The part of an RNA shown here (large-subunit ribosomal RNA, domain IV) has 357 nucleotides and comes from a marine eukaryotic metagenome. The prediction has a mean pLDDT of 87. The RNAcentral record of the full RNA draws on MGnify.

Context: one part of a larger RNA
Formats: sequence, C1' cells, structure tokens
RNA sequence: CCGCGGAGAAGGAACUCGGCAAAUUGUCCCCGUAACUUCGGGAGAAGGGGAGCCCGUGGUAGGUGAACCACAAUGCGUGGGGAGCCGAAGCGGGCCGCAGAGAAUCGGCCCAAGCGACUGUUUAUCAAAAACAUAGGUGUCUGCGAAGUCGUCCAAGACGACGUAUAGGCACUGACGCCUGCCCGGUGCCGGAAGGUUAAAGGGAGGGGUUAGCCGUAAGGCGAAGCUCUAAACUGAAGCCCCGGUAAACGGCGGCCGUAACUAUAACGGUCCUAAGGUAGCGAAAUUCCUUGUCGGGUAAGUUCCGACCUGCACGAAUGGCGUAACGACUUGGGCGCUGUCUCCUCCGCGAGCUCG
Repeated sequence: CCGCGGAGAAGGAACUCGGCAAAUUGUCCCCGUAACUUCGGGAGAAGGGGAGCCCGUGGUAGGUGAACCACAAUGCGUGGGGAGCCGAAGCGGGCCGCAGAGAAUCGGCCCAAGCGACUGUUUAUCAAAAACAUAGGUGUCUGCGAAGUCGUCCAAGACGACGUAUAGGCACUGACGCCUGCCCGGUGCCGGAAGGUUAAAGGGAGGGGUUAGCCGUAAGGCGAAGCUCUAAACUGAAGCCCCGGUAAACGGCGGCCGUAACUAUAACGGUCCUAAGGUAGCGAAAUUCCUUGUCGGGUAAGUUCCGACCUGCACGAAUGGCGUAACGACUUGGGCGCUGUCUCCUCCGCGAGCUCG
C1' cells in the first nucleotide's frame, strides 16, 4: 500500500454525474395520524410515549376441568358439580446499572413531477426497464369434417374441442374516468358484375417440309393423299381495368394577402391548392432546433426541477388523446433526519502482500 471489520473532535453532502457507499431507522404495547381517493386505501403515514428485576393487589381475573350427582340411554351423550393443574393484565410500592426491545433478529422519512394502471415477465453469461404480458376495449375471420394449426406434400390422423358465435382463431389497443373529430384521392380489404383486357384448352382459315405422279433433252419445275412443322378469326374463368363500400384498415389531416377610433393583434374578407386541411385535450413536453425561450416559484447563487405562457423547427385522439387513487430494486427535482461522501484525515482489529529466517 491492499482486502474485510470497528471507532472518531468540530462541521454535516461543502463529496459526487448522482448521498454511490456508509450511517440513521428498526421489536412489541399505547397515543396519534394530512392531502388525495376508485371509499378498499393512503397507514407502520407523519409524529410522540412506554418497556428490566422484586413485593403487594393475588394463586385474584381468566383458562382447563377429575371424582361425584341427576337426567337420558342398547352406543355417543345432556345438565349440575367444582377438586387438581395452568395462570395474567392493569395499578400501587421498592431495587440496581452508563445503558432494561441491555445480545441477536430487526422499515430512515416526507414533498413534487414523468412513465407504466396494478401482481407478474424478460436479454441463462454487462440492460429488470417507461420494454413484454395483463384483465378491459375494438375490429375481423369462422355455421362445424368451422376458421386456424400440425402431419405427409397434398394420406390417414391429430389439435381446435368431447367446445358451437355469450364459442374459437387473428390483429390492434391496454385497469379505471372523460373522450376518441375530418379525409375513401392512393394502398389494402369487402361487395358488384354490364363493358374493356386476359391463360391453358377448344378451334382450325392460311402457310411450310416430305413425295407417288406429271411436265421438261437436261438443269429443274409443279405437286394429290398420308405423315409432319406451324397457325389467323372465333369460343374461353379468376385477376386487372371499371363501379361502390370501408380508417379502433395502411395511412393523411395546407399556403399567400389584406382588414378594427394609438400601437399591437385579427373575430372578418380575398385568393390558390387539396381526398380532407388537425376538432377536443395537451404543449420548450421521454417530443422545442433557435434555447440556459419568457415570466413566476424554490436557492445567497438553479443549462436541472416545479407552475404558467404558446412563437407546436417537428403533440394530438385505440401506431389512442388527456386525467387518475393505489402500486414501482424505474427516472427526475427538493427537504428533514443521519452520517468519514467530504473539509482532512487519524487510530484499532483480522487477513493478505512485503522484509528477514
């Protein structure tokens, strides 16, 4: 010097990204407990007081309950009876120590905000969370040999389910409360079937090859049937085009200019574009670039925090919006208590290391 443990004057978070770590608190009984609230909770809120031993009350209160008696009775019983045994609390008085929950076990607390309702689940081996799940909500599919899934690769069979739409599958959202606006032009899905387009297949006009034969002195030409290679019209579904519907389907939800008895602002007007131009609520936010926005609060001093404002670079309504009691080894800010975190280090114990042997 290192590890583990113990103690510390004065101060008490000045440490630090941050009270990380440590300390405080701690048990039982009694008193007493706020906002808020879904009336359950919040609550062990917070904050206080008491605690040992001996004597008395007192072998009392209370508990247990034998013998025995009566009744009932085929068995178990019912009522009385009180022996024996166990044995307080509270109150009064006294005793000792530095100390009586004498050791050990054994919550620090409060205020405010964010996120997630909650209990749960998770990255076995760096993440436990505001991620996942969740009851609840909604949409959609499925009429039963159900949909969906496994199985072979298009079998048997099995799950779903010994269930039957108050059921089962899938997707999104995520308790609860108040709510969930506008857009169907694009994409998807559902419905429609008149028209357009469209495959195999059917169909076979026409064309090519081959050659019996015919023509030709020859070179060569023509060329039936058959075989063969092609092949137009025409007939031919779903799909697509097309027509409607549908946003708790994927998604989307404007710009410029002017205008009011100071100024400023614009309820109002004009114009362009769009499928429609963001409603309620919230808002410098887990979202705000400019930005440490501005004002207020807290501090002596506050890029964080809380409350407001709204100029929302780039919130916004089940990719849910805004609230919300309770809950959280979550995140953020503040306070009380407490402390070697620190000012600023010191000592002690144990064990390593190290030195010597």